Predicted 3D model of a 76-nucleotide RNA (transfer RNA) from a Chloroflexia bacterium. Model confidence (mean pLDDT): 81 of 100. It matches the Rfam family "tRNA". Rfam's curators write: Transfer RNA (tRNA) molecules are approximately 80 nucleotides in length. RNAcentral holds the sequence, with entries from ENA and MGnify.
[in-house]
RNA sequence: ACGCGCGUAGCUCAAUUGGCAGAGCAGCCGUCUCCAAAGCGGCCGGUUGGGAGUUCGAGUCUCUCCGCGCGUGCCA
Numbered sequence: 001a002c003g004c005g006c007g008u009a010g011c012u013c014a015a016u017u018g019g020c021a022g023a024g025c026a027g028c029c030g031u032c033u034c035c036a037a038a039g040c041g042g043c044c045g046g047u048u049g050g051g052a053g054u055u056c057g058a059g060u061c062u063c064u065c066c067g068c069g070c071g072u073g074c075c076a
Base pairs, nucleotide, nucleotide: 001072002071003070004069005068006067007066010025011024012023013022019056027043028042029041030040031039049065050064051063052062053061
C1' cells in the first nucleotide's frame, strides 16, 4: 500500500427480505432471610464508532473517515 472481517447498553452478544433496538451479566429497588448470599419480581441503562447519501422508513444498502483483528505485498 492492497484485500477481507469486526465496531450495537458498563461487559459479552442478538436483531429474518430494509419495517417497534433486544437478551444475559453487572448496577439499583423490592421480596425472601436472624443477617447475608443464592433464588424470585421489577427498574435503570443506547448519538447502533464519526460524518454524508439513498429510501416513506437504515443497526442493515452506498460513499468517506477513525479504531481493532487477519491475510497478501513493497522499501531499507